[in-house]
RNA sequence: CCACGAUACUAGCAAAUCGGUUGAAAAACCGAGACGCAAAGCCAUGGGCCUUAAGGACAUAUGUCUAAGGUCGCCAGGUUACCGAA
Numbered sequence: 001c002c003a004c005g006a007u008a009c010u011a012g013c014a015a016a017u018c019g020g021u022u023g024a025a026a027a028a029c030c031g032a033g034a035c036g037c038a039a040a041g042c043c044a045u046g047g048g049c050c051u052u053a054a055g056g057a058c059a060u061a062u063g064u065c066u067a068a069g070g071u072c073g074c075c076a077g078g079u080u081a082c083c084g085a086a
Base pairs, nucleotide, nucleotide: 004084005083012037013036017032018031019030020029021028022027035073041079042078043077045076046075047074048071049070050069055066056065057064058063
């Protein structure tokens, strides 16, 4: 250095839930809170999943489909990084 990952060290993130704000929704953000996490840091590029207000397609009454909206704490890929036992 690459890989790997302890009941080590140091620092960190924060699920559910509750309160507030935004949004059509999914969800996000802030505070409280910890289920977990060695990339649970970052990037929606590929697949998956969630949502359908507006727009588009079809239908024509209401409806159905559609992501360019979300999710990296679903997976893959890319990229950067702390510690150092076996």
This is a predicted structure of an 86-nucleotide RNA (c-di-GMP-I riboswitch aptamer) from a Bacilli bacterium. The prediction has a mean pLDDT of 87. NCBI's taxonomy places the organism under Bacteria, Bacillati, Bacillota, Bacilli. The sequence was found by an Rfam model in a public genome assembly.